Transfer RNA from a Patescibacteria group bacterium, 72 nucleotides, folded computationally. It matches the Rfam family "tRNA". Gene Ontology term of the family: triplet codon-amino acid adaptor activity. The coordinates come from a structure-prediction model, not an experiment, and the mean pLDDT is 82. The source organism's lineage runs through Bacteria and Bacteria candidate phyla.
RNA sequence: GCCCCUGUAGCUCAAUGGAUAGAGCAUGGACGUCCUAAGUCUGGGAUGGGGGUUCGAUUCCCUUCAGGGGCA
Repeated sequence: GCCCCUGUAGCUCAAUGGAUAGAGCAUGGACGUCCUAAGUCUGGGAUGGGGGUUCGAUUCCCUUCAGGGGCA
């Protein structure tokens, strides 16, 4: 320098162009208990950035950033 893959919650992962972006773990609160714990209920939290296509984008296109891999 060229090519390919990945990027969604604190972590690990879902979501065929359609509905309020879901789940497990973690975490806050409540119940529970003499106090803890287990257990139960409940809450907060995410699409790497910018632009485009579309009635509608996590998904498609362009660009850019970060990480990984291959070739030279």